[in-house]
Context: one part of a larger RNA
């Protein structure tokens, strides 16, 4: 010093553990918010640094229930105490709820500072408590009010009354709208109406009741799914884009209006009644085999009124997508009962293992206990439960709304059927469809109809057939989603995996910020966590004692690779 071999430190690998994660199924919930959300600041505990919980009434308070023997949170000490007059702890409903924060009396560099009115505190100007005082829309009432004469309107001020405002994972309507990146460069094209950004709703949301489609038969609102179908098309016919009728499913549901026409009101015009013109209310009407409406023919009950429209009152019938109340019927927030070995021997620290012998099963899911337990605990199957405060379903009651009784049906009449609409042209956008023969649809500009002998569509145009009625408006379900709740599930992970976080993690710590973002899990069945000695710095750290099955499980604690470093030996230099 090098090989070995045996003992160690060192380290934190594997291994074996779950407190936490990830996907997904079913049911619930889909919002909270000026009665101040949400998120936070600061407080509060005998003792108090974090977590959590709570709000100056502060780990709390009343009240109903539940529940029964302990308790005073994570937290196991050390003091104090509470509780069968029923605590702790769980649920229902209240109370209280400091400051910020939509933040809303002004102000403000959030969690600070500064007012006004009205009350109070024995209350004076100082101090202190309560209460109120932002905006804007909407109704609805006084008052004052222009241009511009008016008792006109715009407008302003104010008194009630209601409303909005701000958060919030994803889903969904709509406005805006990229680029990288494909195309092997690249401009059309693609990426993609995608991502971002705004507004806006709801538990879903759009859409939805034919001016649809089909084809010479037909069907009969919409959403959604699976085929038609990578077809038929669009395409520097390149990348690459990509349909629909129609067939099966999922569900299922259909209506209100505008207008003709009657009625009542209101107002301007004219001198004033009448009549007209506009406007508002009701009534009546709503289709496409076109319907309506007037007008004739065609009739259920009473009452008011001269008669009519009209109104009231009953009565049938029919109908609701449910705004109310109450039934029933299910269920949700707390809980409860629940079978059958602590049988012997073995072996261990310890039986849940082995051996023998028994019991229970609508209960042999699954967890816990000193290894592996139906029968030892929680539980399971199976059945019960609620003062209070909820949710569903149901026309079953009452009550509401609606409709219907000049209806069907015939004949007459030409009165009505949604106008800057349709449509054209420029220019653009959507339509699977890039301007293409290029219909449909939207619409910035400029034009600009018809009214039933009409009007729209059937991929340019036309004819003919067919087919439907635009330019008002509602409509559940069958479709999407999961921040959040409870139940379950795994050929998910198992501490460098699995969420970024099994742990006082969106902390520590990095940044001026906007952001970024860790590491860290396991004594032991039980702390029995090592009483008392020794060496030592009243140390650390170790030796004994003692606990334990085991301390080389001693708190730097299971298991304890490996790199690395050591001490003792062999044998070689």
């Nucleotide at each position: 010093g090098g090989c070995g071999c045996a003992c160690g430190g060192g380290g934190g690998a594997u291994g074996c553990c779950u407190a936490g994660g990830c996907a997904c199924g079913g049911a619930c919930a889909g919002g909270c918010g000026a009665g101040g959300a949400a998120g936070g600041g600061c407080g509060u505990g005998g003792u108090a640094a974090g977590c959590u919980g709570c709000g100056a009434a502060a780990a709390g308070c009343g009240u109903c229930g539940g529940g029964g023997a302990g308790c005073u949170g994570c937290a196991c000490g050390c003091g104090a105490g509470c509780u069968g007059u029923g605590a702790u702890c769980c649920g229902g409903c209240g109370a209280u709820g400091c400051c910020c924060g939509a933040a809303u009396g002004g102000g403000g560099a959030a969690a600070c500072c500064c007012g006004g009115c009205g009350g109070g505190g024995a209350g004076g100007a100082g101090c202190c408590c309560c209460g109120u005082c932002a905006u804007c829309c909407c109704g609805u009432g006084g008052c004052c009010g222009a241009a511009u004469c008016c008792a006109a309107u715009a407008g302003g001020c104010u008194g009630c009354g209601g409303g909005a405002g701000g958060c919030c994972a994803a889903c969904g309507g709509a406005g805006u709208g990229a680029a990288c990146u494909g195309a092997a460069a690249c401009a059309u094209c693609u990426c993609a109406g995608u991502a971002g950004c705004u507004c806006c709703a709801g538990g879903a949301a759009c859409a939805g009741a034919a001016a649809u489609c089909a084809a010479a038969c037909g069907a009969g609102a919409u959403u959604c799914c699976c085929g038609a179908a990578g077809u038929a098309g669009c395409g520097g016919c390149g990348a690459g884009c990509g349909a629909a009728a129609c067939g099966g499913g999922a569900a299922g549901a259909g209506c209100c209006u505008a207008a003709a026409c009657c009625g009542g009101g209101g107002u301007g015009a004219c001198a004033g009644g009448u009549u007209u013109c506009u406007c508002c209310c009701g009534g009546g009407g709503u289709u496409g085999u076109a319907g309506g409406g007037c007008c004739c023919g065609g009739g259920c009950g009473g009452g008011g009124g001269g008669c009519g429209a009209c109104c009231c009152c009953g009565c049938g019938c029919g109908u609701g997508a449910g705004a109310c109340a109450g039934g029933a019927u299910c269920u949700g927030u707390a809980g409860c009962c629940g079978a059958a070995g602590u049988g012997a021997g073995c072996u261990g620290g310890a039986a849940c293992g082995c051996u023998c012998c028994a019991c229970c099963g609508c209960a042999g899911c699954g967890g816990g206990u000193g290894a592996g337990a139906g029968u030892c605990c929680c539980g399971u199957a199976g059945g019960c439960g609620a003062a209070a405060c909820g949710g569903a379903u149901u026309g079953c009651u009452g009550g509401c709304g609606c409709g219907u009784g000049g209806c069907a049906c015939g004949g007459g009449u030409a009165c009505c059927u949604g106008a800057g609409u349709a449509c054209g042209g420029c220019g653009g956008g959507a339509c699977a469809c890039g301007a293409g023969g290029a219909a449909u649809c939207c619409u910035g500009u400029c034009g600009g109809a018809a009214u039933c002998u009409g009007g729209g569509g059937g991929g340019a145009c036309c004819a003919c057939c067919c087919u439907c009625c635009a330019a008002g408006g509602c409509u559940a379900a069958a479709u999407a989603c999961u921040c959040g709740u409870c139940c379950g599930u795994g050929a998910c992970c198992g501490a460098u995996a699995g969420u970024g976080c099994a742990c006082g993690a969106g902390u520590a710590c990095c940044g001026u910020g906007a952001g970024g973002g860790a590491a860290a899990g396991g004594u032991g069945a039980a702390a029995a966590g090592a009483a008392c000695g020794c060496c030592g710095g009243a140390g650390c750290g170790g030796c004994g004692a003692g606990u334990g099955a085991a301390a080389c499980a001693g708190a730097a604690c299971c298991u304890g690779a490996a790199a690395c470093c050591g001490u003792g030996u062999g044998c070689c230099u």
RNAcentral holds the full RNA, with entries from MGnify.
Predicted 3D model of a 573-nucleotide part of an RNA (large-subunit ribosomal RNA, domain I) from uncultured Marmoricola sp.
NCBI's taxonomy places the organism under Bacteria, Bacillati, Propionibacteriales, Nocardioidaceae, Marmoricola.
Rfam family: Bacterial large subunit ribosomal RNA.